[in-house]
This is a predicted complex of two RNAs, RNase P RNA and transfer RNA, with 431 nucleotides together. It holds a member of the Rfam family "Bacterial RNase P class A". By type it is a ribozyme.

RNA sequence: CGAGCCGGCUAGGCAAUCGCUGCGCCAUGCGGCGUGGAGGAAAGUCCGGGCUCCACAGGACAGGGCGCCAGGUAACGCCUGGGGGGCGCGAGCCCACGGAAAGUGCAACAGAGAGCAGACCGCCACCGGCUGCUGCGCGAGCGGCGCCGGCGGCAAGGGUGAAACGGUGCGGUAAGAGCGCACCGCGUUCGGCGGCAACGUCGGCGGCUAGGCAAACCCCGCCCGGAGCAAGGCCAAAUAGGAGCCCUUGAGCGUGGUCCGCGCUGGGCUCGGGUAGGCCGCUAGAGGUGUCCGGUGACGGGCAUCGAAGAUGAAUGAUUGCCCUCGACAGAACCCGGCUUAUCGGCCGGCUCGCGCU
RNA sequence: GGGGCCGUAGCUCAGUCGGGAGAGCGCGACGUUCGCAAUGUCGAGGCCGGGGGUUCGACUCCCCCCGGCUCCA
Numbered sequence: 001c002g003a004g005c006c007g008g009c010u011a012g013g014c015a016a017u018c019g020c021u022g023c024g025c026c027a028u029g030c031g032g033c034g035u036g037g038a039g040g041a042a043a044g045u046c047c048g049g050g051c052u053c054c055a056c057a058g059g060a061c062a063g064g065g066c067g068c069c070a071g072g073u074a075a076c077g078c079c080u081g082g083g084g085g086g087c088g089c090g091a092g093c094c095c096a097c098g099g100a101a102a103g104u105g106c107a108a109c110a111g112a113g114a115g116c117a118g119a120c121c122g123c124c125a126c127c128g129g130c131u132g133c134u135g136c137g138c139g140a141g142c143g144g145c146g147c148c149g150g151c152g153g154c155a156a157g158g159g160u161g162a163a164a165c166g167g168u169g170c171g172g173u174a175a176g177a178g179c180g181c182a183c184c185g186c187g188u189u190c191g192g193c194g195g196c197a198a199c200g201u202c203g204g205c206g207g208c209u210a211g212g213c214a215a216a217c218c219c220c221g222c223c224c225g226g227a228g229c230a231a232g233g234c235c236a237a238a239u240a241g242g243a244g245c246c247c248u249u250g251a252g253c254g255u256g257g258u259c260c261g262c263g264c265u266g267g268g269c270u271c272g273g274g275u276a277g278g279c280c281g282c283u284a285g286a287g288g289u290g291u292c293c294g295g296u297g298a299c300g301g302g303c304a305u306c307g308a309a310g311a312u313g314a315a316u317g318a319u320u321g322c323c324c325u326c327g328a329c330a331g332a333a334c335c336c337g338g339c340u341u342a343u344c345g346g347c348c349g350g351c352u353c354g355c356g357c358u
Numbered sequence: 359g360g361g362g363c364c365g366u367a368g369c370u371c372a373g374u375c376g377g378g379a380g381a382g383c384g385c386g387a388c389g390u391u392c393g394c395a396a397u398g399u400c401g402a403g404g405c406c407g408g409g410g411g412u413u414c415g416a417c418u419c420c421c422c423c424c425g426g427c428u429c430c431a
Stems, first nucleotide, its partner, number of pairs: 001354010012323007020037007039329001043340002046338005051228004058260004063224005068082005083097001084095004098219002103217002105213002120158002122154003126150005132145005166184006185208001186206003190203005232280004242271006251265004287306008324327001359430007368383004377414001385401005407423005
């Protein structure tokens, strides 16, 4: 210098004018002044919690989720570290990564055979035939090769397929084959060593039996009660007094799918009718920032310090001027921790590879 | 704001545990008719809303987006 990897930060700036809105003060008839006013994703609502109500949620079945190991955390499907596998020269990146030697099931088409499989072509032995070739012999005949048929052996090679019951080599054989052996691979509820563990490594054992799919049913382990701030509570206003049906010592509702249990009570459904206001919940919380300590790290602990949207037709905008590198995705609605998705660019730190120079 | 459901041919919809993408109406051609309609025969038309993953193989199973419908005061 070029190419790339990882992590973090930022999200045009300044000024003036006119607006919107929470709070405080002054006024209280409109108002005036001061101060605060979107995000890293406020988004999707995919997970996990707080909070609220129903038993501060109990038992059983069903259902759902997660899935290498250890740790972090309020909790998690998140994060950190490690193991194993894959990709990359590398920095690094990716992985829904329990069990297919518990059972059931699936594998279309092609192919001989698709799950304790199979023999189409092929290879080989034996038997028979040849009015096929050929060698030897005077000859009867004997032998070799080829073709056809039969009866067997084999799974090395060809071929089909996404997948064909380990791979290479040597021996062995009629031809072959884990049939035997060596190495590699695979498995192991075996042993030693290292590690908390996943696992690694060495040795033994098993000739291979154990192929794939569990984002098929399922098994194992762990977790999950339901609903959601339109939860829920308070105040005020209005009204209906009704009609029909059902159940009443067991029923109905709360309460999810069911049963039990628990709580409440005369209850439920349909028709018809009324209300459409205010307040609380509502932002100080697993909070932020700085520093020290422990830890590889996620994170935890101590101390100091800060106060930073809270609406309910719903605010955070518009215009003008100047400057620059000309500005992306996008707007809170109970809150928080994550994940995922969208996003023009800019800055900082660490690292890798290549080339050149010293 | 929160909960639920659905996207398959131009339209309306099927598609049971993963192996063929289908039906009716519509469209085109031919036959029938003097001509049209009706009817008969044949045919075209889809990457199953989009992307990624699991699997040998995905409309189907899983994840992430996009669009539409509906319920709750």